[in-house]
RNA sequence: AGCGGGCCAAGUGAUCGCGGGAGGCCGACAUUUGUCGUCUUUCCGAGGAAAGUCCGGGCUCCACAGGACAGGGUGGUGGGUAACGCCCACCGGCUGCAAAGCCAGGGACAGUGCCACAGAAAGCAAACCGCCGAACGGCCGGCAGAUUUCAGACUCUGCCGGUGCGUGGUAAGGGUGAAACGGUGCGGUAAGAGCGCACCAGCGAGCCGGGUGACCGGUUCGGCUCGGUAAACCCCACCCGGAGCAAGGCCAAGCAGGGCGAAGCGGCGCUCUUCGGAGCGUCGCACGGACCGGUCCGGUCCGUUCGACGUCCGGGUAGGCUGCUUGAGGCGGCAAGCAAUUGCCGUCCUAGAGAAAUGAUCACUCCCGACAGAACCCGGCUUACCGGCCCGCUU
RNA sequence: CGGGGCGUAGCGCAGCCUGGUAGCGCACCACAAUGGGGUUGUGGGGGUCGGAGGUUCAAAUCCUCUCGCCCCGA
Numbered sequence: 001a002g003c004g005g006g007c008c009a010a011g012u013g014a015u016c017g018c019g020g021g022a023g024g025c026c027g028a029c030a031u032u033u034g035u036c037g038u039c040u041u042u043c044c045g046a047g048g049a050a051a052g053u054c055c056g057g058g059c060u061c062c063a064c065a066g067g068a069c070a071g072g073g074u075g076g077u078g079g080g081u082a083a084c085g086c087c088c089a090c091c092g093g094c095u096g097c098a099a100a101g102c103c104a105g106g107g108a109c110a111g112u113g114c115c116a117c118a119g120a121a122a123g124c125a126a127a128c129c130g131c132c133g134a135a136c137g138g139c140c141g142g143c144a145g146a147u148u149u150c151a152g153a154c155u156c157u158g159c160c161g162g163u164g165c166g167u168g169g170u171a172a173g174g175g176u177g178a179a180a181c182g183g184u185g186c187g188g189u190a191a192g193a194g195c196g197c198a199c200c201a202g203c204g205a206g207c208c209g210g211g212u213g214a215c216c217g218g219u220u221c222g223g224c225u226c227g228g229u230a231a232a233c234c235c236c237a238c239c240c241g242g243a244g245c246a247a248g249g250c251c252a253a254g255c256a257g258g259g260c261g262a263a264g265c266g267g268c269g270c271u272c273u274u275c276g277g278a279g280c281g282u283c284g285c286a287c288g289g290a291c292c293g294g295u296c297c298g299g300u301c302c303g304u305u306c307g308a309c310g311u312c313c314g315g316g317u318a319g320g321c322u323g324c325u326u327g328a329g330g331c332g333g334c335a336a337g338c339a340a341u342u343g344c345c346g347u348c349c350u351a352g353a354g355a356a357a358u359g360a361u362c363a364c365u366c367c368c369g370a371c372a373g374a375a376c377c378c379g380g381c382u383u384a385c386c387g388g389c390c391c392g393c394u395u
Numbered sequence: 396c397g398g399g400g401c402g403u404a405g406c407g408c409a410g411c412c413u414g415g416u417a418g419c420g421c422a423c424c425a426c427a428a429u430g431g432g433g434u435u436g437u438g439g440g441g442g443u444c445g446g447a448g449g450u451u452c453a454a455a456u457c458c459u460c461u462c463g464c465c466c467c468g469a
Base pairs, nucleotide, nucleotide: 001394002393003392004391005390006389007388008387010365011364012363013362014361015360016359018045019044020043021042022041023040024039026037027036028035029034047371051382052381054380055379056378057377058376059244060243061242062241071240072239073238074237075236076090077089078088079087080086091105092103093102094101095100106235107234111233112232113229114228115227128174129173130170131169132168135167136166137165138163139162140161141160142159143158144157145156146155182200183199184198185197186196187195201225202224203222204221205220206219207218208217209216210215248322249321250320251319257313258312259311260310261309264285265284266283267282268281269280270279271278272277286304287303288302289301290300291299292298329348330347331346332345333344334343335342336341366369396468397467398466399465400464401463402462405421406420407419408418415452423439424438425437426436427435428434445461446460447459448458449457
């Protein structure tokens, strides 16, 4: 100068106050357990992230024979765990002088898609400039021969040379791009090219050795040289039921609902009618209740299945209780393991509200104090954060 | 507590699914028509797509984290 890991999160004391637990005195209510109130004693009282709600699980309710599809997620190997997308160890790749850090790290010959611009060409075949003139054709020139002729020319055939015009050969070189079909050298060729050879790089296959495995090392063979992209669709392997403490359970005012509870018949009138009857009014008698009354009789009012009242029932609102904090728990020791972690023993109890508790004052010390406040619980990840301390390591 | 959506020029919105040029309307600027203004016409400027990181040759677009806003359910 850096790298990795762990710990702390201003401290001490006093008084008052706030939330919760346990206990006590007194008072009220209550059949008891008990409930409430005043006072009082004692104990406890936010975090490493309580946050984001991004994963995983516990717990609760609902659903569910099994299988498949759809959808979502994960993705080197082995291990840890209740489980995970987390952790540990290892492998491979990249970065760094190093300590170390980072990696959604399966598959691109199962298939489909995309690769802008530029470029000839962006995926399997092709060729813009260029290179070549081997092969075929064209054109030009020369020579020889044939035909014919008096002779020459023309024509035809063959050979040689030239041209690079057409068909063609080539992928060395140029140029474009993020990416262009291995690299260097020698041979080879018309020019070239893994076309051949040597070495190097990669890929594939076989064998040998090491490792549980990912993989590593060695060796032989094959000229095989094969683009990228799956945080594009997709394929493969594995995992996943849904909702969430306002889950859910118990008690239960009021209102509404249902059952049961004393006492009814007849006549007349009106209305409606499906011609069975129904409703309303009124009268008589009967019955029930209340009142007058010492009692009966009697009288008045009300009622006779509506309503009200009483009682019971089920669901259940307000409200109350619970779920609620002892837990995959913390600390210490021993043992197993490289480690994550696990086992055993000992010890400790450390917030639990329900509009929601942490504050105020005083004294002292220091480097003058960051991010930030539990709400069912737990394991992780991520994000925020003044600083301080300790351990190991590198240059 | 749970779920969903949005963020692109001063304002309102496309583009994102299926990666390659960021576009439309209003506003703004200049010029012309007018005596001047409005209006109309022509031309022009202005963005690093809320922030950071990753995948990719390449990210507004795909993935992760984060910030802010809005809506819904019990």
Annotation: The prediction has a mean pLDDT of 76. Two RNAs folded together computationally: RNase P RNA and transfer RNA, 469 nucleotides in total. Rfam match: Bacterial RNase P class A. Rfam describes the family as follows. Ribonuclease P (RNase P) is a ubiquitous endoribonuclease, found in archaea, bacteria and eukarya as well as chloroplasts and mitochondria. Its best characterised activity is the generation of mature 5'-ends of tRNAs by cleaving the 5'-leader elements of precursor-tRNAs. Cellular RNase Ps are ribonucleoproteins. RNA from bacterial RNase Ps retains its catalytic activity in the absence of the protein subunit, i.e. it is a ribozyme. Isolated eukaryotic and archaeal RNase P RNA has not been shown to retain its catalytic function, but is still essential for the catalytic activity of the holoenzyme. Although the archaeal and eukaryotic holoenzyme s have a much greater protein content than the bacterial ones, the RNA cores from all the three lineages are homologous -- helices corresponding to P1, P2, P3, P4, and P10/11 are common to all cellular RNase P RNAs. Yet, there is considerable sequence variation, particularly among the eukaryotic RNAs. Identified in Yersinia as Ysr151/RnpB.